[in-house]
RNA sequence: UCAGACCAGAAGAUGAUCGCGCCGGCCGCAAGGCUGGUGAGGAAAGUCCGGACAGCAUAGAGCGGGACGGUUGCUAACGGCAACCGCGGGCGACCGUAGGGAAAGUGCCACAGAAACGAUACCGCCCGCCGCAAGGUGGGUAAGGGUGAAACGAGUGCGGUAAGAGCGCACAGCCAAUCCGGGUGACCGGUGCGGGAGGUAAACCCCGUCCGCUGCAAGGCUGCCGAAGCUACCCGCAAGGGGCGUUGCUCGCGUGCUUUGGCGUACGUGCCGCAUGAGGUUGAUGGCAACACCAGCCCAAGAUAGAUGAUCAUCCUCGACAGAAUCCGGCUUAUGACUGGCCUGGCAAG
Numbered sequence: 001u002c003a004g005a006c007c008a009g010a011a012g013a014u015g016a017u018c019g020c021g022c023c024g025g026c027c028g029c030a031a032g033g034c035u036g037g038u039g040a041g042g043a044a045a046g047u048c049c050g051g052a053c054a055g056c057a058u059a060g061a062g063c064g065g066g067a068c069g070g071u072u073g074c075u076a077a078c079g080g081c082a083a084c085c086g087c088g089g090g091c092g093a094c095c096g097u098a099g100g101g102a103a104a105g106u107g108c109c110a111c112a113g114a115a116a117c118g119a120u121a122c123c124g125c126c127c128g129c130c131g132c133a134a135g136g137u138g139g140g141u142a143a144g145g146g147u148g149a150a151a152c153g154a155g156u157g158c159g160g161u162a163a164g165a166g167c168g169c170a171c172a173g174c175c176a177a178u179c180c181g182g183g184u185g186a187c188c189g190g191u192g193c194g195g196g197a198g199g200u201a202a203a204c205c206c207c208g209u210c211c212g213c214u215g216c217a218a219g220g221c222u223g224c225c226g227a228a229g230c231u232a233c234c235c236g237c238a239a240g241g242g243g244c245g246u247u248g249c250u251c252g253c254g255u256g257c258u259u260u261g262g263c264g265u266a267c268g269u270g271c272c273g274c275a276u277g278a279g280g281u282u283g284a285u286g287g288c289a290a291c292a293c294c295a296g297c298c299c300a301a302g303a304u305a306g307a308u309g310a311u312c313a314u315c316c317u318c319g320a321c322a323g324a325a326u327c328c329g330g331c332u333u334a335u336g337a338c339u340g341g342c343c344u345g346g347c348a349a350g
Stems, first nucleotide, its partner, number of pairs: 001346004006341004012315007020039008041321001045332002048330005053215004065211005070084005085099001086097004100206002105204002107200003117153001122145002124141007155171005175194001179190004219272003223263008233242003243255004279298005285292002316319001
């Protein structure tokens, strides 16, 4: 310098003016006013998995159904993550992988081809018969050719035969019981009994593991004001103070019920759920890592017709995809231009 691999970051900046939601302070009888703080994301998205939470159901077990599938770990849990193993790809950094079972059974294998796993034979090879010959016909064969993604599933040589064939033999290859060594394990290295094997299980199926159903529109709480009676109240906006009751005192707890008038309202309204949480961040320790644990610091949107916006000015590399609605952990998808780290291969120079 060119071409690449992996990981991480940021998501225009500053200022002014106007406006909106929430929280706090001050003023006000109230309505409200003034002022301070704070206000979307890495995916808030798809709603695809897993959980928290909530309601219902529920002794336990089974049928049916669904999901998942190498090993060891991590986690609240997962179909997620980490490390490793096997297989495949790449010169390499590295990447991909639903990765149990096809030797239980069933199904399927397009087109082409004789034939797609039941059995067979288009060309060829060999034998018999007919024929002068070309050829025809009956049979044998599966080595060779042809078709196809795949052809009956073990290659080479020798023997064998009419021609052939694991038909026989020798050697080699594949699968692989057992044993030995290594590893927590998947598995790896060696040995090699035995066998003659097509593919396909994100086809049915078999084996193993897990799973109650429904989702915050879940679900929960609740009338407000006044009068009268009862010892069950008094002062105060409130905080608080006093009184009364409960055990003699202290602490704590409780301080209402009934009747009635007016008003409001009926898939309504208000409040809770609802943001302090499997939370974030810095450091130490353990671990290859995911992660765990300890200490310090921090609190960071909370609406209910739904706020988070608009305008102007300056600058730059000219700004992508997109916006909360119960919360959390993941996955997947969208994303213009950019920055940093580390690594690989090539070329050039020192």

The RNA shown here (Bacterial RNase P class A) has 350 nucleotides. Rfam family: Bacterial RNase P class A. The family's RNA type in Rfam is ribozyme.